Transfer RNA from Terrapene triunguis, 73 nucleotides, folded computationally. Rfam family: tRNA. The family's RNA type in Rfam is transfer RNA. About the family: Transfer RNA (tRNA) molecules are approximately 80 nucleotides in length. The prediction has a mean pLDDT of 81. The sequence is in RNAcentral, with records from Rfam. Lineage of the source: Eukaryota > Eumetazoa > Gnathostomata > Archelosauria > Terrapene.

């Protein structure tokens, strides 16, 4: 330099034909237990990398851009 796939909860990751964003884990509370752990239940937690555009409506479509990674020359 050009190509490919990524960026969504503290962390690891889903998200179907564009229709109000979820799981696991972690954290907090409760139940259980002599206590801890384990198990079960519940709760809180999101500027979907950033900035624009299209649309009644964008994680998803379009443009620009940042960042880390991969292979190629």
């Nucleotide at each position: 330099a050009a190509c490919c796939a990524g960026c969504u909860a503290g962390c690891u990751c889903a998200g179907u034909u564009g229709g109000u964003a979820g799981a696991g884990u972690a954290u907090g509370a409760g139940a259980c237990u002599c206590u801890u752990a384990a198990u079960c239940u519940c709760a809180g937690g999101g500027u979907u990398g950033u900035g624009g555009g299209u649309u009644c409506a964008a994680g998803c479509c379009c443009c620009a851009u940042g960042u880390g990674g991969g292979g190629u020359g």